[in-house]
RNA sequence: UCCCCAAUGGCGCAGUGGAUAGCGCGCUGGACUUCUAAUCCAGAGGCCGUGGGUUCGAAUCCCACUGGGGAU
Numbered sequence: 001u002c003c004c005c006a007a008u009g010g011c012g013c014a015g016u017g018g019a020u021a022g023c024g025c026g027c028u029g030g031a032c033u034u035c036u037a038a039u040c041c042a043g044a045g046g047c048c049g050u051g052g053g054u055u056c057g058a059a060u061c062c063c064a065c066u067g068g069g070g071a072u
Base pairs, nucleotide, nucleotide: 001071002070003069004068005067006066010025011024012023013022018056027043028042029041030040031039049065050064051063052062053061
């Protein structure tokens, strides 16, 4: 100098332009149980790393910043 990848609830991930942003684990409450665990039911919790841009519309496309990897 150049190339590639990543960022989404507490954790791990999905979502490839129009859905109320989902799933598993965890957490909270309840049922069941003598109690615990297991099982079942319900619930809370994210406006999608930050800032711009494109578009009627962006988690999704583009740019910069940041982190990781690679080439020279």
Overview
The RNA shown here (transfer RNA) has 72 nucleotides and comes from Armadillidium nasatum. Its Rfam family is "tRNA". Rfam describes the family as follows. Transfer RNA (tRNA) molecules are approximately 80 nucleotides in length. By type it is a transfer RNA. Lineage of the source: Eukaryota > Arthropoda > Altocrustacea > Oniscidea > Armadillidium.